[in-house]
Molecule: RNase P RNA; transfer RNA
Organism: Dehalococcoidia bacterium
RNA sequence: UAAGGUGGCCGGGCGGCCGCUCCUCCGGCAACCCCGGAGGGGAGGAAAGUCCGAGCUUCACCGGGCCAGGAUGCCCGCUAACGGCGGGGCGGGGCGACCCGACGGAAAGUGCCACAGAAAACAACCGCCCCGGCGCAACCGGGGUAAGGGUGAAAAGGCGAGGUGAGAGCUCACCGUCCUGGCAGUAAUGUCGGGAGCCGGGCAAACCCCAUUCGAAGCAAGGCCAAACAGGGGCGAUAAGAGAGGCCCGGCUCAGCCCCGGGUUGGCCGCUAGAGCGCGUCGGCAACGCCGCGCCCAGAUAGAUGGCCGCUGCCCGGUCGGAACAGCGGGAAGAAGUCCGCGGCAACGCGCGUAAACCGCUGGUCCGCAGGGUACAGAACUCGGCUUACAGGCCGCCUUACGUC
RNA sequence: GGCCCGGUGGUGUAGUGGCCUAACACACCGCCCUGUCAAGGCGGAGAUCGGGGGUUCGAAUCCCCUCCGGGUCGCCA
Numbered sequence: 001u002a003a004g005g006u007g008g009c010c011g012g013g014c015g016g017c018c019g020c021u022c023c024u025c026c027g028g029c030a031a032c033c034c035c036g037g038a039g040g041g042g043a044g045g046a047a048a049g050u051c052c053g054a055g056c057u058u059c060a061c062c063g064g065g066c067c068a069g070g071a072u073g074c075c076c077g078c079u080a081a082c083g084g085c086g087g088g089g090c091g092g093g094g095c096g097a098c099c100c101g102a103c104g105g106a107a108a109g110u111g112c113c114a115c116a117g118a119a120a121a122c123a124a125c126c127g128c129c130c131c132g133g134c135g136c137a138a139c140c141g142g143g144g145u146a147a148g149g150g151u152g153a154a155a156a157g158g159c160g161a162g163g164u165g166a167g168a169g170c171u172c173a174c175c176g177u178c179c180u181g182g183c184a185g186u187a188a189u190g191u192c193g194g195g196a197g198c199c200g201g202g203c204a205a206a207c208c209c210c211a212u213u214c215g216a217a218g219c220a221a222g223g224c225c226a227a228a229c230a231g232g233g234g235c236g237a238u239a240a241g242a243g244a245g246g247c248c249c250g251g252c253u254c255a256g257c258c259c260c261g262g263g264u265u266g267g268c269c270g271c272u273a274g275a276g277c278g279c280g281u282c283g284g285c286a287a288c289g290c291c292g293c294g295c296c297c298a299g300a301u302a303g304a305u306g307g308c309c310g311c312u313g314c315c316c317g318g319u320c321g322g323a324a325c326a327g328c329g330g331g332a333a334g335a336a337g338u339c340c341g342c343g344g345c346a347a348c349g350c351g352c353g354u355a356a357a358c359c360g361c362u363g364g365u366c367c368g369c370a371g372g373g374u375a376c377a378g379a380a381c382u383c384g385g386c387u388u389a390c391a392g393g394c395c396g397c398c399u400u401a402c403g404u405c
Numbered sequence: 406g407g408c409c410c411g412g413u414g415g416u417g418u419a420g421u422g423g424c425c426u427a428a429c430a431c432a433c434c435g436c437c438c439u440g441u442c443a444a445g446g447c448g449g450a451g452a453u454c455g456g457g458g459g460u461u462c463g464a465a466u467c468c469c470c471u472c473c474g475g476g477u478c479g480c481c482a
Base pairs, nucleotide, nucleotide: 001401002400003399004398005397006396007395008394009393010392012312013311014310015309016308017307018306020042021041022040023039024038025037026036027035028034044376048387049386051385052384053383054382055381056218057217058216059215061251062250063249064248065247066246067245069214070213071212072211073210074088075087076086077085078084089103090101091100092099093098104209105208109207110206111203112202113201125149126148127145128144129143130142131141132140133139157175158174160172161171162170176198177196178195179194180193181192182191183190184189222269223268224267225266231260232259233258234257235256241254242253243252276295277294278293279292280291282289283288313374314373315372316371318369320368321367322366323365325363326362327361328360329359330358340351341350342349343348406481407480408476409475410474411473412472415431416430417429418428423462433449434448435447436446437445455471456470457469458468459467
């Protein structure tokens, strides 16, 4: 310098005028409503999708069993919790920094594996070999053979040697698989050794099995006040009903429980100080934790957080202007003398060149000028994550290649 | 705000791992029939299944992410 990797951050600023919403104070008022004034707060990194996990609330609740359903799935840790995060293992990709992984079980069972192929899991189609008809060839019949061909996404451990009638883990070495032991590690796992000749193809984002775990619904939850209205039906009376997926058992509680219909669309609480934010010390590889100090940071309810103007920042392209730089093309004269180096005995020749200035074209950079643009998107109970969208910009660390010192 | 449902030719639907190169009806186009139109008959075109990624040998179908649409006091005060 070029091409990347990874982690983090910002995502406009200042001023003026006019508004919106909430809180506090003051004044007016009978009044906390309302009106006027002053001061203060007022969107995001994702407020989004609503995909997970919690707080909170209601279903009055507890224990046990069976059934059904959902979720997760290598190990260890972090956390209130998680399907999140950190570290590690294994597998895959990349020269590398680094990135990706729904990563338990196919040896419990069931099912599926289209087409092709002999066969898709009780493998002989061709081929090879042996025997018989048959004395030879061809052919036919019986048998052996998974080494070769062919089909397919996938073909019965791989490869080499021995062996054999041909072959075959039939035998052996190495690799793989399974069983088993030692060592290292908290563990996943790794490594070293022993045994088995291998019986056991794939699919669980097919049913399923195993392990762990989960009650349901949601702030329109739910509580209070005010206003309005119309009731009807079913089950159930001291246990034989109800108690939030279903059934059963035990305890406990309650007299109710379910269905249909009618009315209201007002106000208050829930509602924002919280697993809160910032900085620092210490512990930890890290996620994170402990402690100290400081801070208070939106609460609307048809839904506020806006509009206009000025200056400026940033970005974009320009038949625009300028500057230096790089590349390419063009480019006149080139005298005399002296010195130096080389060649030559010497005279002399060469070093002397479009290289430079200058002109033109192209390229990116910088400055100016006029113009255009300024992303994704906006709280609605709150918090921790994940995922997705996003103009443009900044910083740290690292990798590869080339050049220079 | 929450919750739920859906997306396959122009329209309405079916298809729930392979026979799907996706079926049916109406609509559309051409021809026949008719004096003409309709109806009818014959033939044809038209969807890579909202988009992306994954699982599988193979995806409209299974899984994940995302986009769009609908239900709204006849789903919820």